[in-house]
Context: one part of a larger RNA
RNA sequence: GACGAACGCUGGCGGCGUGCUUAACACAUGCAAGUCGAACGGAAAGGCCCCUGCUUGCAGGGGUACUCGAGUGGCGAACGGGUGAGUAACACGUGGGUGAUCUGCCCUUCACUUCGGGAUAAGCCUGGGAAACUGGGUCUAAUACCGGAUAGGACCAAUCUCUAGUGUGGUUGGUGGAAAGUUUUUUCGGUGGAGGAUGAGCCCGCGGCCUAUCAGCUUGUUGGUGGGGUAGUGGCCUACCAAGGCGACGACGGGUAGCCGGCCUGAGAGGGUGGACGGCCACAUUGGGACUGAGACACGGCCCAGACUCCUACGGGAGGCAGCAGUGGGGAAUAUUGCACAGUGGGCGGAAGCCUGAUGCAGCGACGCCGCGUGAGGGAUGACGGCCUUCGGGUUGUAAACCUCUUUCGCUAGGGAAGAAGCCUUCGGGUGACGGUACCUGGAUAAGAAGCACCGGCUAACUACGUGCCAGCAGCCGCGGUAAUACGUAGGGUGCGAGCGUUGUCC
Numbered sequence: 001g002a003c004g005a006a007c008g009c010u011g012g013c014g015g016c017g018u019g020c021u022u023a024a025c026a027c028a029u030g031c032a033a034g035u036c037g038a039a040c041g042g043a044a045a046g047g048c049c050c051c052u053g054c055u056u057g058c059a060g061g062g063g064u065a066c067u068c069g070a071g072u073g074g075c076g077a078a079c080g081g082g083u084g085a086g087u088a089a090c091a092c093g094u095g096g097g098u099g100a101u102c103u104g105c106c107c108u109u110c111a112c113u114u115c116g117g118g119a120u121a122a123g124c125c126u127g128g129g130a131a132a133c134u135g136g137g138u139c140u141a142a143u144a145c146c147g148g149a150u151a152g153g154a155c156c157a158a159u160c161u162c163u164a165g166u167g168u169g170g171u172u173g174g175u176g177g178a179a180a181g182u183u184u185u186u187u188c189g190g191u192g193g194a195g196g197a198u199g200a201g202c203c204c205g206c207g208g209c210c211u212a213u214c215a216g217c218u219u220g221u222u223g224g225u226g227g228g229g230u231a232g233u234g235g236c237c238u239a240c241c242a243a244g245g246c247g248a249c250g251a252c253g254g255g256u257a258g259c260c261g262g263c264c265u266g267a268g269a270g271g272g273u274g275g276a277c278g279g280c281c282a283c284a285u286u287g288g289g290a291c292u293g294a295g296a297c298a299c300g301g302c303c304c305a306g307a308c309u310c311c312u313a314c315g316g317g318a319g320g321c322a323g324c325a326g327u328g329g330g331g332a333a334u335a336u337u338g339c340a341c342a343g344u345g346g347g348c349g350g351a352a353g354c355c356u357g358a359u360g361c362a363g364c365g366a367c368g369c370c371g372c373g374u375g376a377g378g379g380a381u382g383a384c385g386g387c388c389u390u391c392g393g394g395u396u397g398u399a400a401a402c403c404u405c406u407u408u409c410g411c412u413a414g415g416g417a418a419g420a421a422g423c424c425u426u427c428g429g430g431u432g433a434c435g436g437u438a439c440c441u442g443g444a445u446a447a448g449a450a451g452c453a454c455c456g457g458c459u460a461a462c463u464a465c466g467u468g469c470c471a472g473c474a475g476c477c478g479c480g481g482u483a484a485u486a487c488g489u490a491g492g493g494u495g496c497g498a499g500c501g502u503u504g505u506c507c
Base pairs, nucleotide, nucleotide: 001506002505003504005503006502007501008500009499012372013371014370015369016368017367018365019364020330025328026327027326029325030324031323034075035074036073039072040071042068043067046066047064048063049062050061051060052059053058054057082283083282084281092207093206094205095204096203097202098201101200102199106196107195108194109193110192111191112190113189114148115147116146117145123138124137125136126135127134128133154175155174156173157172158171159170160169162167181188209255210254211253216246217245218244221243222242223241224240225239226238227237228236258280259279260278261277262273263272264271265270285306286305287304288303289302308319309318310317311316336362338361339360340359344358345356346355347354348353375405376404377403378402385396386395387394388393409448411443412442413441414440415439419434422431423430424429451496452495453494454493455492456477457476458475462491463490464489465488466487472479473478
């Protein structure tokens, strides 16, 4: 000098930041991922209207399409948010490669969008179960599912050319392969191919911890051939063959640790660090596995096993806060079970819109940085009081009182935003959580607002009393045993100031 700090004493206001470093310990409760009726059958859930009955706010019946519970289907749920347990590794950083690859939505472009079929959920009927849930029968729709046609191109094989190897372009032959509709209209879609953009996978060079009281390590190990698998290369896997591969330039083992941009310090070189913010990675109660999908081996999906918790009619079930709040526990220590989708962004939708604990805000904490205030000018009989005294006086001290003035902040009354570009609209207008906040104007009164540490030397600042190697102080030297500037108190002084000290850690 610095800090995600803590502790002690003290504490007026505001702005901007920041806040479980410990138990990746266990979690009550609420919320954190939905949306689309312009894909579909529908109107059984709800609303509204009408009629009837009456226990006058309920029951029955009908209608409406206000829209919509549940369901089929599509997209999203792989983003966003959290944490740092694991990981010494192509995990990360940086620079390359991919002639070894994939990429939903989006953009550009070429072509097409044809003919049919059978089901099934919901519904209705009926079972089982305490529940979670689940069985059977029957009816029905689609942008759900299946089959046929067509297809330049796609894919495979052969071959030619250019080239850098599986790349580009061309020729011949073969293989099997597509579609979906919807809206009143504009529209929104669907299928195949090519290119782009974005995102991702894989590979490589180099770089960054400690330990030799770890010296040898390795059998799918190192390489080859055939095969499998993958989007794709590859011992990734498998069969066979060879016997290799790594290591004092530190293999293997052990310990520790997410990595970086950065941050702190320092003149720099360097040292330390990786909290907030941004990028990458890994993880989601512990371990394992795949499914769906463009993308996961998936925090708020599925299955299995383990531990734990809960419900149970004992047969069987349910759960996963390292999301936001919050609780217990651990700890020196770390916040509200808040408001809003107004803005920014995301998902769905043609849109209106819905959802969004992302985000925007508010609350709490002097935890940090910055700013402001606690008054200004005058005022000497140098008042009273305190302290010291050589008893003359000195000092506190222009300090106070007193006079004049001001009113920041706070208090109070009135007014009152920008953030709204935009979006919606019946073209009139509507739309702000923060917030009656910021800000402006008026009013009253010096009024409501100062402490903490230190004073032997280092180191700015001294006297008195008490104590008597006691009580105590102390960062180092050291101080205290009867005049202690070093202990305790008082007066005075010095330093900083809404803070001041102490402790811890780094330079």

The prediction has a mean pLDDT of 84. The part of an RNA shown here (small-subunit ribosomal RNA, 5' domain) has 507 nucleotides and comes from an uncultured bacterium. The full RNA is in RNAcentral, with records from ENA and SILVA. Its Rfam family is "Bacterial small subunit ribosomal RNA".